[in-house]
The RNA shown here (SAM riboswitch aptamer (S box leader)) has 125 nucleotides and comes from a Flavobacteriales bacterium. Taxonomically the source falls in Flavobacteriales (Bacteria, Pseudomonadati, Bacteroidota, Flavobacteriia). Of the family's consensus pairs, 97% are formed in the model. Its mean pLDDT, the model's own confidence on a scale to 100, is 77. The sequence was found by an Rfam model in a public genome assembly.

RNA sequence: UGUUUAUAAAGAAGAGGUGAGAGAAUAGGCUCGCAGACCCUCUGGCAACCAACUAAAAGUCCUGAAAGGAUUGGAAAACCGGUGCCAAGUCCUACUCCAUUUGAGACGAUGGAGACAGAUAAACA
Numbered sequence: 001u002g003u004u005u006a007u008a009a010a011g012a013a014g015a016g017g018u019g020a021g022a023g024a025a026u027a028g029g030c031u032c033g034c035a036g037a038c039c040c041u042c043u044g045g046c047a048a049c050c051a052a053c054u055a056a057a058a059g060u061c062c063u064g065a066a067a068g069g070a071u072u073g074g075a076a077a078a079c080c081g082g083u084g085c086c087a088a089g090u091c092c093u094a095c096u097c098c099a100u101u102u103g104a105g106a107c108g109a110u111g112g113a114g115a116c117a118g119a120u121a122a123a124c125a
Base pairs, nucleotide, nucleotide: 001125002124003123004122005121006120007119013043014042015041016040017039021032022031023030026094027093028092029091044086045085046084048083049082050081058072059071060070061069062068090117095114096113097112098111099110100109101108
């Protein structure tokens, strides 16, 4: 970097530095921001994935009268670790379909489902 799978309406602060934009891309909105946002550092925290520890079932081996031991295996919770995260549903919408509404219909509006794209984690290349 690419592919695949999974998840996402919840949750989570302060200080220092910097100094004007930021919220993935494009567009339309909307929101945050000199009462200092975004970003960087430190401390703290949250808990999505992975890893680790471990109970039981089950398997294998040793020994045996019974038992026992070793090993594989392995759920949940807590702690710890690897990433991640700590405004707003991934801030909302864009593409497709369905329902409702007005209407002959189309367009529009509202709601829902899915897709695309992005983010995070793991595995593989």